[in-house]
Model confidence (mean pLDDT): 76 of 100. Predicted 3D model of a 388-nucleotide RNA (Bacterial RNase P class A) from a Dehalococcoidia bacterium. The sequence is in RNAcentral, with records from ENA. The gene name in the source record is rnpB.
RNA sequence: CAAGAGGGCCGGGUGGUCGCUCGCCACGGCGAGAGGAAAGUCCGGACUCCAUCGGGCAGGGUGCUGGGUAACGCCCAGGCGUCGCGAGGCGACGGAAAGUGCCACAGAGACCAGAUCGCCAAUGGUCCCCCGGUUCGCCCGGGGGACACAGGCAAGGGUGAAACGGUGCGGUAAGAGCGCACCAGACUCCGUGGUGACACGGGGUGCUGGCAAACCCCACCCGGAGCAAGGCCAAAUAGGGGGACGCACCCGGUCCGCCGGGAAAACGGUGCCCGUCCGUGUCCCCGGGUAGGCUGCUGGACCCUUUCAGUAAUGGAAGGGCUAGAGAGAUGAUCGCCUUCCGCCUCUUCAGGCGGAACAGAAUCCGGCUUACAGGCCCUCUUGGCUC
Numbered sequence: 001c002a003a004g005a006g007g008g009c010c011g012g013g014u015g016g017u018c019g020c021u022c023g024c025c026a027c028g029g030c031g032a033g034a035g036g037a038a039a040g041u042c043c044g045g046a047c048u049c050c051a052u053c054g055g056g057c058a059g060g061g062u063g064c065u066g067g068g069u070a071a072c073g074c075c076c077a078g079g080c081g082u083c084g085c086g087a088g089g090c091g092a093c094g095g096a097a098a099g100u101g102c103c104a105c106a107g108a109g110a111c112c113a114g115a116u117c118g119c120c121a122a123u124g125g126u127c128c129c130c131c132g133g134u135u136c137g138c139c140c141g142g143g144g145g146a147c148a149c150a151g152g153c154a155a156g157g158g159u160g161a162a163a164c165g166g167u168g169c170g171g172u173a174a175g176a177g178c179g180c181a182c183c184a185g186a187c188u189c190c191g192u193g194g195u196g197a198c199a200c201g202g203g204g205u206g207c208u209g210g211c212a213a214a215c216c217c218c219a220c221c222c223g224g225a226g227c228a229a230g231g232c233c234a235a236a237u238a239g240g241g242g243g244a245c246g247c248a249c250c251c252g253g254u255c256c257g258c259c260g261g262g263a264a265a266a267c268g269g270u271g272c273c274c275g276u277c278c279g280u281g282u283c284c285c286c287g288g289g290u291a292g293g294c295u296g297c298u299g300g301a302c303c304c305u306u307u308c309a310g311u312a313a314u315g316g317a318a319g320g321g322c323u324a325g326a327g328a329g330a331u332g333a334u335c336g337c338c339u340u341c342c343g344c345c346u347c348u349u350c351a352g353g354c355g356g357a358a359c360a361g362a363a364u365c366c367g368g369c370u371u372a373c374a375g376g377c378c379c380u381c382u383u384g385g386c387u388c
């Protein structure tokens, strides 16, 4: 210098004017006022109410090991696998030897497999030839040959992502872990190292397809709903409960306070008239709920600096700090100056002018994950080249 790897950070600055939300007081001012993701609402917790002896079933989730944490599916460190020359990246990474199931197309066969082409003549069978025997038979014995009928085989060809581990020798009629040697792996036993995952070494067993992000098995975790949770205050109207007052005409009763029954009138049901039927007194108090208001509500697993323990995540200590709180939902608009970047134009150049500014917008709070992001800064490391 080039190409990369990992990590951290910034996310325009400043001033004037006019506004918005909240707090404070001396009532006119003063002070504070979005993010790294406030987003997606995916995971975990705090808090609140309901339920709850304990345990189990069902259902859901997580899944190498050790550690961190309030907790987690998060983080740190390590192991293993895999990709990369490397710095490093990625991994639902328990169990396929508990059981069930699946493995497209092609292919004969997809898992205690199968027989299409092919290989075999040892065994059985059929046929032919020779020799011997003979009870003369299409019989018996022995030898040789042919056939691929029964049967045996799975090495080779072929299909496929995958065909029962690979190479060689032996073996056989032909073959095959059938036997042996070596190699790769699995299971199992032992030893060494490690807290452990696991690694390394030795012995034994011929044991040798994959899929659990298929059911399932194993281990561990999980009660439900959510700030529109929940709590407090509480109007009008209607309805509920209680009390006081009123009750005129007739009849009856009476403890002389009133009580029961009846009648009449008025109003309403119904625009008017008649008849009939039904309903209806006034005032005060109490309690529940609604509208509305207050609260929960922002001081907290909080932030900054230093330091100690730890490889680290993280934890402890000391000092300092207070940093939005709306509720149809504030955090804005505009004018200058400066800075960075991009685009266009002018110009011989220096330079000047104009325009533009990423993703996004708190809502009970907190820890994570994921996703989006113009432009820029810093640190460490890798590989290659050049120079001294």
Stems, first nucleotide, its partner, number of pairs: 001384010012338007020033006035359001039370002042368005047226004059222005064078005079093001080091004094217002099215002101211003117156001118153003123150002125147009165183006184208002186205008230295004240286006249262005266280004302321008340357007